The part of an RNA shown here (small-subunit ribosomal RNA, 5' domain) has 578 nucleotides and comes from invertebrate environmental sample. The full RNA is in RNAcentral, with records from ENA and SILVA. Taxonomically the source falls in Metazoa (Eukaryota, Opisthokonta). Its Rfam family is "Eukaryotic small subunit ribosomal RNA".
Context: one part of a larger RNA
RNA sequence: UAUGCUUGUCUCAAAGAUUAAGCCAUGCAUGUCUAAGUACAAUCCUCUUGAGGGAGAAACUGCGAAAGGCUCAUUAAAUCACACCUAAUGUACUGGAUAGUUACAGUUACUUGGAUAACUGCGGUAAUUCUGGAGCUAAUACAUGCAAACCAGCCCCGACUCACGGAGGGGUGCUUUUAUUAGACUAAAACCAAACGGCUUCGGUCGUCCCACUGGUGAAUCUGAAUAACUUUGAGCGGAUCGCACGGCUUCACGCCGGCGACGUAUCCUUCCAAGGUGUGACCUAUCAACUGUCGACUGUGGCAUAGACGCCCACAGUGGUUUUGACGGGUAACGGGGAAUUAGGGUUCGAUUCCGGAGAGGGAGCCUGAGAAACGGCUACCACUUCUAAGGAAGGCAGCAGGCACGCAAAUUACCCACUGGCCAAAGGCCGAGGUAGUGACGAAAAAUAACGAUACCAGACUCAUCCGAGGCCUGGUAAUCGGAAUGAGCACACUUUAAAUCCUUUAACGAGGAACCAUUGGAGGGCAAGUCUGGUGCCAGCAGCCGCGGUAAUUCCAGCUCCAAUAGUUUAUAUU
Numbered sequence: 001u002a003u004g005c006u007u008g009u010c011u012c013a014a015a016g017a018u019u020a021a022g023c024c025a026u027g028c029a030u031g032u033c034u035a036a037g038u039a040c041a042a043u044c045c046u047c048u049u050g051a052g053g054g055a056g057a058a059a060c061u062g063c064g065a066a067a068g069g070c071u072c073a074u075u076a077a078a079u080c081a082c083a084c085c086u087a088a089u090g091u092a093c094u095g096g097a098u099a100g101u102u103a104c105a106g107u108u109a110c111u112u113g114g115a116u117a118a119c120u121g122c123g124g125u126a127a128u129u130c131u132g133g134a135g136c137u138a139a140u141a142c143a144u145g146c147a148a149a150c151c152a153g154c155c156c157c158g159a160c161u162c163a164c165g166g167a168g169g170g171g172u173g174c175u176u177u178u179a180u181u182a183g184a185c186u187a188a189a190a191c192c193a194a195a196c197g198g199c200u201u202c203g204g205u206c207g208u209c210c211c212a213c214u215g216g217u218g219a220a221u222c223u224g225a226a227u228a229a230c231u232u233u234g235a236g237c238g239g240a241u242c243g244c245a246c247g248g249c250u251u252c253a254c255g256c257c258g259g260c261g262a263c264g265u266a267u268c269c270u271u272c273c274a275a276g277g278u279g280u281g282a283c284c285u286a287u288c289a290a291c292u293g294u295c296g297a298c299u300g301u302g303g304c305a306u307a308g309a310c311g312c313c314c315a316c317a318g319u320g321g322u323u324u325u326g327a328c329g330g331g332u333a334a335c336g337g338g339g340a341a342u343u344a345g346g347g348u349u350c351g352a353u354u355c356c357g358g359a360g361a362g363g364g365a366g367c368c369u370g371a372g373a374a375a376c377g378g379c380u381a382c383c384a385c386u387u388c389u390a391a392g393g394a395a396g397g398c399a400g401c402a403g404g405c406a407c408g409c410a411a412a413u414u415a416c417c418c419a420c421u422g423g424c425c426a427a428a429g430g431c432c433g434a435g436g437u438a439g440u441g442a443c444g445a446a447a448a449a450u451a452a453c454g455a456u457a458c459c460a461g462a463c464u465c466a467u468c469c470g471a472g473g474c475c476u477g478g479u480a481a482u483c484g485g486a487a488u489g490a491g492c493a494c495a496c497u498u499u500a501a502a503u504c505c506u507u508u509a510a511c512g513a514g515g516a517a518c519c520a521u522u523g524g525a526g527g528g529c530a531a532g533u534c535u536g537g538u539g540c541c542a543g544c545a546g547c548c549g550c551g552g553u554a555a556u557u558c559c560a561g562c563u564c565c566a567a568u569a570g571u572u573u574a575u576a577u578u
Stems, first nucleotide, its partner, number of pairs: 001574002004571002009447001011445002015440001016407001022405003026402003031063002037060002043055004061426001070360003080281007089274002095269005108240001112143002119135002122132003153172005160165001173237002177229005195208005215222001239263001241262004246258004250253001283331003290322003297319007335357003339350004362383002365380003385396004413438001415437003421434001422432004453484003456480006463472003491511001493508001495507001521567005526548002532562001534561004543550002
């Protein structure tokens, strides 16, 4: 793991892995709206003072759908585990920072442009989550694009000027790309020039001589800074967005200034990760001994490509690289690990399965979107299979949850719910077969009823007494078609509780025990191995028996009855393993 027989209570609880990663009818499993993107529904409510307010189907827009769930087919230095690396890389959302610098057209900057859906109406097809023509109308969709913004500073050119200086002109935000520069860190002493001071025979000599250069690492061509240019014509950013409160100022105006949020944008960090790399580690096999290599095998140089490193790929060179320390090949009823069983120690076997990592969605391949996929409850082909058809065409992917067929020794309900734990979204809300709750469920595990007590009768034992027979009660146990009242749940059930709603459990009224019940089974009784030399049947037959053996007319072993033994709500058998 399967299976036979049996099964009262209660608590947990595995469950179509093994065989067919075989095939699937039907239903569901991914959606989402706040004060705060877009409302002119000919939809509702309210009052219509007017052209209002509130709700709001649909649709556009945004985000999510790359998570979760399932399965284990592949896969043997691959995956994976442990320890590290990225100074060789990407990272939507979260959190924290930063962003007054905007060439030339001319002009609206209190706000620009043109569409399109929903909607209306006319339609096509046998048919689909198929769609056409026409008519409107929005934006945080798609486009376009100013103004305002302190003072300066710095660099280059430079008319003119003896020189000092300098009119004037150009450039200078962040990001991108290329090139260049600085980025120092005590040898001491000496030399030269200027300045200052002491001494001086004015020839000199001795002494002093301050000042700057970000941050960081073990280490950088790092970070940051500077200079010269560049900055993609499918254009990088520098807000023409939304809500709520309204206030202040004065030259009272069609004025100016202003708060708290929402959403969005580029760069840096963070966070969540991802991708790649280094070291070590694996089952059987030699009836696998050589393998690889101009069709990349090993290395170099330069490129393409990539987010980035790399023969990943290309060009040109070199001739290497692995191997009895088992390469290469084959097998695996092989996803890896955490772990499980067994075990004195050492070991042996298992690990499809709830946690971590990987891989896959009928088989291969390719791709779009996107921060993220080589995605399949996305698309496109091909192969295999399949469904509908009016025969022209169209559709599909349960190794999601239920459920069906097939396969088999072998595995549950087409149930209820988002209340819990969490996830997603524009989110006090919605959605979620993730998940929870019941149903099936002797996979397995824990607890634990089927009687307890007394009297009487009989038997037995110890004790006391006793010369033997025997006697006693202040002792103990067993047996019983005897007697007695007490106790209780199984069951059933008002009610509470439980729960999203229920169920169950726990509480709990009423009812509920005397043998005929509310009745325990499964295997055995020659040995191993606990327990019969009892009875009937059979007669080397039927059969039993793991093994030894039993059975041929007195069977301790078969078939039965009785009795007994073992385990007990369980127990037998088969198989695998220690």